[in-house]
Predicted 3D model of a 73-nucleotide RNA (transfer RNA) from a Patescibacteria group bacterium. Rfam family: tRNA. Its family is annotated with triplet codon-amino acid adaptor activity in the Gene Ontology.

Order: sequence, then structure tokens, then C1' cells
RNA sequence: GCUCCUAUCGUCUAGUGGCCUAGGACAUCAGGUUUUCAUCCUGGAAACCCGGGUUCGAUUCCCGGUGGGAGCG
Repeated sequence: GCUCCUAUCGUCUAGUGGCCUAGGACAUCAGGUUUUCAUCCUGGAAACCCGGGUUCGAUUCCCGGUGGGAGCG
């Protein structure tokens, strides 16, 4: 330099054009239980990398950028 894959709560991930107010686990916060801690129960907060395009409608499809990974030279 070229090609391919990839980017979603703090972490790991599900989702796939409308049903999504984006779900789950762990973590975190609050309350309950407990003499206390832990466990357990209930609840809360928390995310679609950026810019364009297509579309009535984009987290999803397309293009470019950026970051990460793999291969070739």
C1' cells in the first nucleotide's frame, strides 16, 4: 500500500427497516430481608463510533472517515 471482518449501557452481548421507550447477564445505585456483612427479593440509572446517501421511515441497507482485528505484498 491492497483486501476482508468489526464498532450497541461501565463490561460481555441480543436485535435487525416500523412491533423499540433498544432487551439480557455481570457490575453499579436505592429499598426490603438480616444484629452486621454476604446471599436472596424488588426497583432505578445507564448504550446504537462520526459524516453523508437511499427510504414515508435507518441502530439495521449503501458510501466515506476514524478506531480495533486478520490476511497478502
It was read from a public genome assembly. Lineage of the source: Bacteria > Bacteria candidate phyla.